A computed fold for a 72-nucleotide RNA from Ruminococcus sp. Zagget11, annotated as transfer RNA.
The coordinates come from a structure-prediction model, not an experiment, and the mean pLDDT is 81.
It was read from a public genome assembly.
Rfam family: tRNA. Rfam classes the family as a transfer RNA.
RNA sequence: GCAGGCAUAGUAUAAUGGUUAUUAUAUCAGCUUCCCAAGCUGAGGAUGCGGGUUCGAUUCCCGUUGCUUGCU
Numbered sequence: 001g002c003a004g005g006c007a008u009a010g011u012a013u014a015a016u017g018g019u020u021a022u023u024a025u026a027u028c029a030g031c032u033u034c035c036c037a038a039g040c041u042g043a044g045g046a047u048g049c050g051g052g053u054u055c056g057a058u059u060c061c062c063g064u065u066g067c068u069u070g071c072u
Base pairs, nucleotide, nucleotide: 001071002070003069004068005067006066007065010025011024012023018055027043028042029041030040031039048064049063050062051061052060
């Protein structure tokens, strides 16, 4: 330099164009317990960035940033 893949919550993940974006863990609150741990219930928190297509985009297209793999 060229080509491919990935980017969603603190972390790890699901979502093949359509309802309030899923689950686990972590955090916080409550219940339980003499205390701790475990358990139960609840709450807050996320689509890398910029554009385009569409009635509607995490999803499709373009560019860009970062990471990564391969080729030279």